This is a predicted structure of a 74-nucleotide RNA (transfer RNA) from Bifidobacterium adolescentis. Its Rfam family is "tRNA". Rfam links the family to the GO term triplet codon-amino acid adaptor activity. Model confidence (mean pLDDT): 80 of 100. The sequence is in RNAcentral, with records from ENA.
[in-house]
RNA sequence: GCCUAAAUAGCUCAGUUGGUUAGAGCGGCGUUCUUGUAAAACGCAGGUCGUAGGUUCGAUUCCUACUUUAGGCU
Numbered sequence: 001g002c003c004u005a006a007a008u009a010g011c012u013c014a015g016u017u018g019g020u021u022a023g024a025g026c027g028g029c030g031u032u033c034u035u036g037u038a039a040a041a042c043g044c045a046g047g048u049c050g051u052a053g054g055u056u057c058g059a060u061u062c063c064u065a066c067u068u069u070a071g072g073c074u
Base pairs, nucleotide, nucleotide: 001073002072003071004070005069006068007067010026011025012024013023019057028044029043030042031041032040050066051065052064053063054062
């Protein structure tokens, strides 16, 4: 230098042929339970979907560039 993949909650990850609320598990907080802790049950909060543009009535999803990470080729 070129090619491929990935980037979504604090962490690990889902999320389909673009569509009417963006989700799970763990973690955090609160309540119940317990003499107390843990466990368990219930509930709550937490996201400008990497950045910037484009297409579209509508983009986490499609296109382009860039950034970062991982792998490969020379």